The prediction has a mean pLDDT of 79. This is a predicted structure of a 75-nucleotide RNA (c-di-GMP-I riboswitch aptamer) from a Mycoplasmatota bacterium.
[in-house]
RNA sequence: AAAAGAAAACGCCAAAACUAGAGCGAUCUAGUGUCGGAAAACUAUAGGGUCUCCAGAAGACAGCCAGUUGCCUUU
Repeated sequence: AAAAGAAAACGCCAAAACUAGAGCGAUCUAGUGUCGGAAAACUAUAGGGUCUCCAGAAGACAGCCAGUUGCCUUU
């Protein structure tokens, strides 16, 4: 530097549920929690998709696929 992700995880993230708060709502924030994750990091008018409402060129979702960058391990 390239390819791959079988096995592993010091450390990292944190689904559902519950509590508190914000929002019409999807959903978001904090705490508890630990289903899971090797990109569960980042990207939401300029790819697709799903969802919401007060239905307009209004919002939400990156833990649906995707794009970008990177860690570890193996070769």

Overview
It was read from a public genome assembly, where an Rfam model found it. Taxonomically the source falls in Mycoplasmatota (Bacteria, Bacillati).